[in-house]
Predicted 3D model of a 72-nucleotide RNA (transfer RNA) from a Candidatus Microgenomatia bacterium. Model confidence (mean pLDDT): 80 of 100. The RNAcentral record of the sequence draws on ENA. Rfam family: tRNA. Rfam's curators write: Transfer RNA (tRNA) molecules are approximately 80 nucleotides in length.

RNA sequence: GCUUCUGUAGUUCAAUGGAUAGAACGCGGCCCUCCGGAGGCUGUAAUAGGAGUUCGACUCUCCUCAGAAGCG
Numbered sequence: 001g002c003u004u005c006u007g008u009a010g011u012u013c014a015a016u017g018g019a020u021a022g023a024a025c026g027c028g029g030c031c032c033u034c035c036g037g038a039g040g041c042u043g044u045a046a047u048a049g050g051a052g053u054u055c056g057a058c059u060c061u062c063c064u065c066a067g068a069a070g071c072g
Stems, first nucleotide, its partner, number of pairs: 001071007010025004018055001026044006048064005
């Protein structure tokens, strides 16, 4: 330099072009308890950035950024 793949909560992962983007772990609060790091209830927080297609985009297209693999 070329090609391909990946990018969603703090982390690991879901979501057929259509409902308020969901779950687990984590973190905060409350309850329980002799104590809590166990248990119960509740809350918290995300689509890498920009443009396009569409009635509607995490999803499709293009560019940029970041990472990974292969080729040279």